[in-house]
RNA sequence: GGGCCCGUAGCUCAGCUGGGAGAGCGUUCGGUUCGCAUCCGAAAGGUCAUGGGUUCAAAUCCCACCGGGUCCA
Numbered sequence: 001g002g003g004c005c006c007g008u009a010g011c012u013c014a015g016c017u018g019g020g021a022g023a024g025c026g027u028u029c030g031g032u033u034c035g036c037a038u039c040c041g042a043a044a045g046g047u048c049a050u051g052g053g054u055u056c057a058a059a060u061c062c063c064a065c066c067g068g069g070u071c072c073a
Stems, first nucleotide, its partner, number of pairs: 001072007010025004019056001027043005050064004
């Protein structure tokens, strides 16, 4: 330098055949208990890496760019 993959909640990730932004863990609150743990319920938490384009509508499609991984040279 080139090819491919990845970037979404505090963490690990799903969603990527365009229309509801989600799961588990964690955090907080409540229930249960004499108390703790376990278990049950609820809530908070997101510029979907960044910029631009297409579209009525973009996490999703296109382009550029940044970072990480991997392979080739």
Predicted 3D model of a 73-nucleotide RNA (transfer RNA) from a Clostridia bacterium. Its Rfam family is "tRNA". It is annotated as a transfer RNA. Taxonomically the source falls in Clostridia (Bacteria, Bacillati, Bacillota). Its mean pLDDT, the model's own confidence on a scale to 100, is 84.